[in-house]
Molecule: TPP riboswitch aptamer (THI element)
Organism: Phyllobacterium phragmitis
RNA sequence: CCUGCUCUAACGGGGUGCCGACUUCCCGAGAAAUCGGCUGAGAGGCUGCUGACCCAGCCAACCCGCUGAACCUGAUCCGGUUGAUACCGGCGGAGGGAUUAGACGCGGCCCUGAU
Numbered sequence: 001c002c003u004g005c006u007c008u009a010a011c012g013g014g015g016u017g018c019c020g021a022c023u024u025c026c027c028g029a030g031a032a033a034u035c036g037g038c039u040g041a042g043a044g045g046c047u048g049c050u051g052a053c054c055c056a057g058c059c060a061a062c063c064c065g066c067u068g069a070a071c072c073u074g075a076u077c078c079g080g081u082u083g084a085u086a087c088c089g090g091c092g093g094a095g096g097g098a099u100u101a102g103a104c105g106c107g108g109c110c111c112u113g114a115u
Stems, first nucleotide, its partner, number of pairs: 001108002006103005011065004017038005023032003044059005071096003077090004
């Protein structure tokens, strides 16, 4: 000097689903509260809008940041499987996708000195 690993800090990216019981709302399709169950690292809370969801914002936890399958698109996709989601395989290493600084140790290269 360089690179990598580990750690720390800050910053950034991201998703939050499925099912049952009961009650209620809307009363048209549907939706929500409560309780319980499933998967997962994570299925949370508040506010606004709405009848309600969706959606948007903020906070929290969690995951991920190029060695990037965190997550998004194709996709209301295809096959298997499951009560359903999840999961497995395909699509497919396809197209996108968020980083800087510092510290310790190790390694590599170069220079110098001693033996």